[in-house]
RNA sequence: GCUGCUGUAGCUCAGCUGGUAGAGCACUUCAUUGGUAAUGAAGAGGUCGUGGGUUCAAUUCCCACUAGCAGCU
Numbered sequence: 001g002c003u004g005c006u007g008u009a010g011c012u013c014a015g016c017u018g019g020u021a022g023a024g025c026a027c028u029u030c031a032u033u034g035g036u037a038a039u040g041a042a043g044a045g046g047u048c049g050u051g052g053g054u055u056c057a058a059u060u061c062c063c064a065c066u067a068g069c070a071g072c073u
Stems, first nucleotide, its partner, number of pairs: 001072007010025004019056001027043005049065005
């Protein structure tokens, strides 16, 4: 220098063919207990890497950039 993959909640990851984003663990509150653990219920937490484009509508499609990983030279 070229090619490919990945970037979504604090962490690990889903989200197939565009229709205002979810799970597990973790966190908060409540119930249960003499207390803790465990269990159950509820809740909070996201500019979907950045910037543009297409579209009525983009995490999803297109382009550029950026970070990480892998391969080639």
Transfer RNA from a Pirellulaceae bacterium, 73 nucleotides, folded computationally.
The RNAcentral record of the sequence draws on ENA and Rfam.
It matches the Rfam family "tRNA". The family's RNA type in Rfam is transfer RNA.
NCBI's taxonomy places the organism under Bacteria, Pseudomonadati, Planctomycetia, Pirellulales, Pirellulaceae.
Model confidence (mean pLDDT): 80 of 100.